The RNA shown here (Lysine riboswitch aptamer) has 167 nucleotides and comes from uncultured Rossellomorea sp. Its mean pLDDT, the model's own confidence on a scale to 100, is 80. Of the family's consensus pairs, 100% are formed in the model. Lineage of the source: Bacteria > Bacillati > Bacillota > Caryophanales > Rossellomorea. Rfam family: Lysine riboswitch aptamer. Rfam describes the family as follows. Riboswitches are metabolite binding domains within certain messenger RNAs that serve as precision sensors for their corresponding targets.
[in-house]
C1' cells in the first nucleotide's frame, strides 16, 4: 500500500405493514350572502370554468392524503447526515425561474447523550448547524506503575482513523 475479516453504542439508515400526529384541516355536497372574475407552481402563452353566478364570507353535513415522528422488522458499521455543483426525469407549451425525484461529484462530521442560540417544521415530535459541557470507542505521547504487562491519569488526532489475518 492491498485484500479480506472486524470492534465501537442510548450507533446508522431503509422500503413494508401497523400506530398517533397532521385534522374535523384541505377537499366535497347544499343553505344565505357577496357580484366578476377564478384555475393550471412562477412569467410568457394556451386551455377550461363563470351572471343558468366567478371569488370572498358565514352555516350546516360529509371528510382524506403527503412530507415529518415512533416502536416494530429489515439491511448494515461512512453505518450515514449535512451543505455545494452539475446531469436527467415529471409539473398542460416555452424557460439560463420554482418545486419534487432520481443519479453523479466536492467539501464537511469518529459516535451518541443533554444545554444554549439560529433555521427547517403545522408542531410543545423531529431534524440540521453552531457553542459549550461531560460521556464513550480507537490509536499516539507524556506521567504513575521499581523492569515489562495489565491498570490508572492528563493531553493530542481523525473514520482516508483503529484492530486482526494475507500478500
Nucleotide at each position: 500500500u492491498a485484500a479480506u475479516a472486524g470492534a465501537g453504542g442510548c450507533g446508522c439508515g431503509a422500503g413494508u405493514a401497523u400506530g398517533a400526529u397532521g385534522a374535523g384541516u384541505a377537499u366535497c355536497u347544499u343553505c344565505u350572502u357577496u357580484g366578476a372574475g377564478a384555475a393550471u407552481a412562477u412569467u410568457g402563452g394556451a386551455u377550461u370554468c363563470c351572471g343558468g353566478g366567478a371569488u370572498g364570507a358565514g352555516a350546516a353535513g360529509a371528510g382524506a392524503a403527503a412530507g415529518g415522528c415512533a416502536g416494530a422488522u429489515c439491511g448494515c458499521c461512512g453505518a450515514a447526515g449535512c451543505a455545494g455543483a452539475a446531469a436527467a426525469u415529471a409539473g398542460c407549451c416555452a424557460a439560463u425561474u420554482c418545486u419534487a425525484u432520481u443519479u453523479u461529484u466536492u467539501g464537511u462530521u469518529g459516535g451518541g447523550u443533554c444545554a444554549g442560540c439560529a433555521u427547517u417544521g403545522a408542531a410543545g415530535a423531529a431534524a440540521u448547524g453552531u457553542u459549550g459541557a461531560a460521556c464513550u470507542g480507537u490509536c499516539a505521547c507524556a506521567a504513575u506503575g521499581a523492569a515489562a504487562a495489565a491498570g490508572u491519569u492528563g493531553u493530542g488526532g481523525a473514520g482516508c482513523a483503529c484492530u486482526a489475518u494475507u500478500g